[in-house]
Molecule: transfer RNA
Organism: Caldilineaceae bacterium
This record gives sequence, C1' cells and structure tokens, in this order.
RNA sequence: GCGGGUAUAGCUCAAUGGUAGAGCGCCGGCCUUCCAAGCCGACGAUGCGGGUUCGAUCCCCGCUACCCGCU
Repeated sequence: GCGGGUAUAGCUCAAUGGUAGAGCGCCGGCCUUCCAAGCCGACGAUGCGGGUUCGAUCCCCGCUACCCGCU
C1' cells in the first nucleotide's frame, strides 16, 4: 500500500427494514436470626458523519478503532 472482517448495556452476545432483548454484573425489594442461594423489580446501549426509505442496529458511501490475510 491492497483486500476482508468486527464495532449494540459495565462484560459476553442476540435482533435479516417496523416497540432494541437476554445472560452475567451493579442497585433496590422479598425471603432468612444473618449470609449465601432463590424470587421480583429498576437503571443502563446501536463507534462517528452522511445517503436511501414512510420507517435503518439492519441497505449504500465516507471516517475512526481493533483483528486477519496479501504485498
């Protein structure tokens, strides 16, 4: 320098154009004499900028970061 892949919650991952979910963790409550376990609840996210569309996590372009390959 060229090509490909990835980017969603604190972490690990879903969601193939129509209300962004789960597990773990954190916080609160229930239970218990207390703790753990268990149960319930809450908080919390689409890397950035554009485009297409009635509507974009999803499709297109650019940028950034990381990973892989080639030279």